The prediction has a mean pLDDT of 90.
Small-subunit ribosomal RNA, central domain from a metagenome, 348 nucleotides, folded computationally.
Context: one part of a larger RNA
């Protein structure tokens, strides 16, 4: 490189937007670049192959042919690809009407719980555990009532439920704002799909600056346990967790399953919408999404099975025995931590 692959064996990029590129709907006419047919030219010789011949044979050599799968040119064909012009509406978009939603950003508000502070009641314990102890408490704790302050998170509803590209999103109200779905079928007329680079987003932890700090709580201190106990349990507790601005860019970033399109038995449940029987007890049809079971097919099996891992087409990413190693080196990015890219010797 070819081939074969990527749910679990090695292998889907964390996710999106999009550049180049690759690929691309129906139909009519034209061109004839790709494609196909024929003619001509060229494709040195030697070598290789076939046949014949010469050395007694062979190697070797001489001769003839074939081959040289290519390139150029002329003529022709027009199904497919491509190019040009026109046309169409099923792909895609647009318009109108409607629906659901923890989609996003900002501002304001709320109650419960918790901690602290002040006051009242009260008077000896509280707390914690397997049992304890450290700890807290007569300077009055725990418990209880009232008031105030503070920060963080939003019980129930809540769901195999919803939304989002992913990360993710859950009290209430308002403002701004993204997307989806359904119905009508207005308009555009292939405007599409994918997407190397690139750009943006990206949990947690971590970093920088400023704030904030109730609870929790790496590190750390103490009490236990234990042979030890740098742990598990307990009492404390700093970063952090929260907010603003700026970085970091990783993950079991998982459905361990890239995106788009078409086709291929069913059953059942949920969410959102439309049509309708009907005459409010509930059915039928249809579209989108979310689950479960399951047939054929597929699969090493487990399983998957119209939400495919089935049957096909297009594009991207990735894999190529284990260890060494996601290491070294170089490059690049980062304040750093480190990220991305990423070997070899050697060894089994």
């Nucleotide at each position: 490189c070819u081939g074969g692959g990527c749910u679990u064996a090695a292998a889907g990029g964390g996710c999106g937007c999009g550049u180049a590129g690759g690929c691309g709907g129906g139909u009519g006419c034209c061109c004839a670049a790709g494609u196909c047919c024929g003619g001509g030219g060229u494709g040195a010789a030697a070598u290789c192959c076939u046949c014949c011949a010469g050395c007694u044979u062979a190697a070797c050599u001489g001769g003839a042919g074939a081959a040289u799968u290519g390139c150029c040119u002329c003529g022709g064909a027009u199904a497919c690809u491509g190019g040009g012009c026109g046309u169409c509406u099923g792909g895609a978009g647009u318009g109108g009407g409607g629906u659901a939603g923890g989609g996003g950003u900002g501002u304001g508000c709320g109650g419960a719980a918790c901690g602290c502070u002040g006051g009242g009641u009260g008077g000896a314990g509280c707390g914690g555990u397997g049992a304890a102890a450290u700890g807290c408490g007569u300077u009055g704790a725990u418990a209880u009532c009232c008031a105030g302050c503070g920060g963080a998170a939003c019980u129930c509803c809540g769901g195999u439920g919803g939304c989002g590209a992913a990360a993710g999103c859950g009290g209430c109200a308002c403002a701004c704002u993204g997307g989806a779905c359904c119905c009508c079928g207005u308009c555009u007329g292939a405007c599409g799909c994918u997407g190397a680079g690139g750009c943006g987003c990206g949990a947690a932890a971590g970093c920088c600056a400023g704030g904030g700090g109730a609870g929790c709580g790496a590190a750390c201190g103490g009490g236990a346990u234990u042979a030890g106990a740098u742990a598990c349990c307990c009492c404390g507790g700093u970063a952090g967790u929260c907010c603003u601005g700026g970085c970091c860019c990783u993950a079991a970033a998982c459905g361990a399953u890239g995106g788009g399109g078409a086709c291929u038995a069913g059953g059942u449940a949920g969410u959102g919408g439309g049509c309708u029987g009907g005459a409010c007890a509930u059915g039928g049809c249809u579209c989108a999404c979310u689950g479960c079971c399951g047939g054929a097919a597929c699969a090493a099996a487990a399983g998957c099975g119209u939400u495919a891992a089935g049957u096909c087409c297009c594009c991207c990413g990735c894999c190529u025995g284990g260890g060494g190693a996601g290491u070294a080196u170089g490059g690049u990015c980062g304040c750093a931590a480190g990220g991305c890219u990423g070997a070899a010797a050697c060894u089994c």